Two RNAs folded together computationally: RNase P RNA and transfer RNA, 365 nucleotides in total.

RNA sequence: AAAGCCGGUCAGACAACCGCUGCCGCGCAAGCGGGAGAGGAAAGUCCGGGCUCCACAGAGCAGGAUGCCGGCUAACGGCCGGACGCCGCGAGGCGAGGAAUAGGGCCACAGAGACGAGCGUAUUCAGUUACGGUGAAACGCGGUAACCUCCAUCCGGAGCAACACCAAAUAGGCAGACGAUGACGCGGCUCGCCGAGUCUGCGGGUAGGUGGCUGGAGCGGGUCAGCAAUGGCCAGCCUAGAGGAAUGGUUGUCCACGACAGAACCCGGCUUAUCGAUCGACUUUCCCA
RNA sequence: GGGUUGUUAGCUCAGCUGGUAGAGCAGCGGACUCUUAAUCCGUAGGUCGACAGUUCGAAUCUGUCACAGCCCACCA
Repeated sequence: AAAGCCGGUCAGACAACCGCUGCCGCGCAAGCGGGAGAGGAAAGUCCGGGCUCCACAGAGCAGGAUGCCGGCUAACGGCCGGACGCCGCGAGGCGAGGAAUAGGGCCACAGAGACGAGCGUAUUCAGUUACGGUGAAACGCGGUAACCUCCAUCCGGAGCAACACCAAAUAGGCAGACGAUGACGCGGCUCGCCGAGUCUGCGGGUAGGUGGCUGGAGCGGGUCAGCAAUGGCCAGCCUAGAGGAAUGGUUGUCCACGACAGAACCCGGCUUAUCGAUCGACUUUCCCA
Repeated sequence: GGGUUGUUAGCUCAGCUGGUAGAGCAGCGGACUCUUAAUCCGUAGGUCGACAGUUCGAAUCUGUCACAGCCCACCA
């Protein structure tokens, strides 16, 4: 220098003007001033947890998930470390990866014969030994568990339209089913718990407000322990919270001309989409000294 | 916002305990008829939504995406 590989960061910048949604201060009010205002994936909803309600969440069966060994974590199917297998010259990448001697099932076509022992040819005292085209697998200690299963570990259910409170309105209606011989509820069954209405259809009314709602397994530093994931300690910072739903528009200057994309209870992951820029570690080849 | 179901021929659907995909209607050709319909005979048409993985082998099993559909406010 070229090609590659792994990890991190950023996601047009600056200024002026006009708006939009919360918050704080002043004001009787109109309003004025200050400050804040989307992401690395806010996405898919694929895993895991918090939170709320249902027995302060119970037992057994059924069911589901995971699957080398060890660690991390609130938890996980995530992450880290180490074996093993495959790919790559290499840095590295990929791997749902326990048990086939507990048992059952399946192995199409081809092939003489396909799962349990036999068969064909040659050979031998002797089913004794050797070979057997095809096929993924052939005479065996076969293959298949992303087939059933076994073993080990884990899992109760629903979800912020959960749930709690206030207010308004009406025909607190009609029909059917179940119910103290215990309905409904605790996802299916049995037990256990609770204890009076429940469910379905038709009909009627409201389309309001408040909390839950954002200070948290938080963020970026330093230091210590650890190979690492991660954890402890120290001081610092506050960074959206709407409810038909704000986070925008115009102009000017500059450049590399700007991708995917828009929070809706909150976190930890995974996966998918993404114009580019930049930093660090490493590998291979070539050149120069 | 949350939950849930599906995607197979032009249309509606089977097939999903893995072995190479069918039915009805529609299409095309022929027969019957004066002609058309109906009826009868024949025939074409599919990378099973996409991409990976497991397996000898995938529409079927597993994962990740894509695209459709359905349900969920409160009072009594």

It holds a member of the Rfam family "Bacterial RNase P class A". By type it is a ribozyme. About the family: Ribonuclease P (RNase P) is a ubiquitous endoribonuclease, found in archaea, bacteria and eukarya as well as chloroplasts and mitochondria. Rfam links the family to the GO terms dimeric ribonuclease P complex, ribonuclease P activity and tRNA processing. Model confidence (mean pLDDT): 81 of 100.